[in-house]
RNA sequence: ACAUGGUAAGCGGUCGCUUCUUUUGAAGAGGAAAGUCCGAGCUGCAAUAAGACAAAGAUUCCAUCUAACGGAUGGCUAGGGUAACCUAAGGGAAAGUGCAACAGAAAGAAAACUACCAUAUAGUAUAUGGAAAAGGUGAAACGGUAGGGUAAGAGCCUACCAGUGGUUUUGGUAACAAAACUAGCUAUGUAAACCCAAUCUGCAGUAAGAAGGGAUGGUUUUGGUUCUUAUAAUAUAACCCUUCGCUUGAACUUGUUUGCAAAAACAAGUCUAGAUAAAUGAUCGCUCUUGACAGAACUCGGCUUAUCGCCAUGU
Numbered sequence: 001a002c003a004u005g006g007u008a009a010g011c012g013g014u015c016g017c018u019u020c021u022u023u024u025g026a027a028g029a030g031g032a033a034a035g036u037c038c039g040a041g042c043u044g045c046a047a048u049a050a051g052a053c054a055a056a057g058a059u060u061c062c063a064u065c066u067a068a069c070g071g072a073u074g075g076c077u078a079g080g081g082u083a084a085c086c087u088a089a090g091g092g093a094a095a096g097u098g099c100a101a102c103a104g105a106a107a108g109a110a111a112a113c114u115a116c117c118a119u120a121u122a123g124u125a126u127a128u129g130g131a132a133a134a135g136g137u138g139a140a141a142c143g144g145u146a147g148g149g150u151a152a153g154a155g156c157c158u159a160c161c162a163g164u165g166g167u168u169u170u171g172g173u174a175a176c177a178a179a180a181c182u183a184g185c186u187a188u189g190u191a192a193a194c195c196c197a198a199u200c201u202g203c204a205g206u207a208a209g210a211a212g213g214g215a216u217g218g219u220u221u222u223g224g225u226u227c228u229u230a231u232a233a234u235a236u237a238a239c240c241c242u243u244c245g246c247u248u249g250a251a252c253u254u255g256u257u258u259g260c261a262a263a264a265a266c267a268a269g270u271c272u273a274g275a276u277a278a279a280u281g282a283u284c285g286c287u288c289u290u291g292a293c294a295g296a297a298c299u300c301g302g303c304u305u306a307u308c309g310c311c312a313u314g315u
Base pairs, nucleotide, nucleotide: 001315002314003313004312005311006310007309009287010286011285012284013283014282015281017028018027019026020025030293034304035303037302038301039300040299041298042205043204044203045202047231048230049229050228051227052226056201057200058199059198060197061075062074063073064072065071076090077088078087079086080085091196092195096194097193098190099189100188113135114134116130117129118128119127120126143161144160145159146158147157148156162186163185164183165182166181167180168179169178170177171176209244210243211242212241213240218239219238220237222235249271251270252269253268254267255266256265257264258263288291
């Protein structure tokens, strides 16, 4: 310097708060509880029938893991770094459109400014035709160097190189890598520009929702949670209170086995907040590393952001 993991002031006493328990007693905010960005578990879409399947969004190399993911692990490729390592928004530019200042004749099947060649003309000059090899401009000008060829020239042809495509062999599950042979094929870059391709996605959310009670009165609504149409009205729903949802979970700890790893299987053990205007506070003493960011509200797996100090392992 880089990468990973742990901890989150500690110990003791007194009083106080919440839940559970017959009692003695037991338990009581985080590594991010934050953001609400992804994914799920769970709940609902009120009566019926018919029709429509749009719109919008996301992902993008290979293999594996997972309940799933836009997540994780391991690789490949590209870029950065002296290196350990880090990042990736990693399909398609020959389907189409757009953009690339200035300079330059011309910036993508784009071009003739100075020079070159041929013909006409008495010579310059001028006109027509050919060419893109020389020079200039530029980041980049129809691959580069040399030779042959040509009126002058050009991969027009040859040799050597560069790129691209194809075939085969070897290694690898694969992405891919290396090598050999081959084709004159050589018309830039950009899709975190519009776009194209493939794959996936119903909507809403615990104030979701369920049950009971009160009153049997009142007020509101008229089809709601994709849209359209039709039918039922002594119909449906909401407004008040209580209970449930509410914490045993795809959970955690330890060990063995398999695997590079993420993780999986088996065995043993543990029960660790459930408040509802919102509980975990106050005070005293001691210690040293003198304490940051910060408070659950259905639960879990991720991502992102904030963060004082200490400890451990590896390169």

A computed fold for a 315-nucleotide RNA from Campylobacter ornithocola, annotated as Bacterial RNase P class A. Rfam family: Bacterial RNase P class A. Rfam classes the family as a ribozyme. Taxonomically the source falls in Campylobacter (Bacteria, Pseudomonadati, Campylobacterota, Epsilonproteobacteria). Model confidence (mean pLDDT): 75 of 100. A source record names the gene rnpB. RNAcentral holds the sequence, with entries from ENA.